RNA sequence: UCUCGAUAAUAGCAAACUAUCCGAAAGGGUAGGACGCAAAGUCUCAGGUCUAAAGCUAUUUAAUAGCUAUGAUGGCUGGAUUACCGAA
Numbered sequence: 001u002c003u004c005g006a007u008a009a010u011a012g013c014a015a016a017c018u019a020u021c022c023g024a025a026a027g028g029g030u031a032g033g034a035c036g037c038a039a040a041g042u043c044u045c046a047g048g049u050c051u052a053a054a055g056c057u058a059u060u061u062a063a064u065a066g067c068u069a070u071g072a073u074g075g076c077u078g079g080a081u082u083a084c085c086g087a088a
Stems, first nucleotide, its partner, number of pairs: 004086002012037002017032006035075001041081003045078003048073003055067005
C1' cells in the first nucleotide's frame, strides 16, 4: 500500500415515530428520537422497486381505469469515488 473486519480504541451516521416545511405523489428538508450501519460518506452509470403531476389511450355524461419517468429510493443490488483504526 492492497485485501480484510475484532467482545480493540477514538469518532461518526441516524430507521420507525413525533412536530413542522416543501412536493400531485413517491419522497425530501429541519428539530427531537435511536432500529440499526465498517462506509448507513458522496455519485442514479446498469438493474430493481416506489409514485404518476403532465402526456397518451379507453370507457362513461364528467368521473374512473390503464400505460408511461423527465420524479424518487445510495438505509435495494451492482458499480465508481473518498475515508478513521489496525487484531486475526
Annotation
c-di-GMP-I riboswitch aptamer from Candidatus Atribacteria bacterium UBA6251, 88 nucleotides, folded computationally. Of the family's consensus pairs, 95% are formed in the model. The prediction has a mean pLDDT of 89. It matches the Rfam family "c-di-GMP-I riboswitch aptamer". About the family: GEMM was predicted in a large-scale screen for bacterial structured RNA regulatory elements. Taxonomically the source falls in Atribacterota (Bacteria, Pseudomonadati).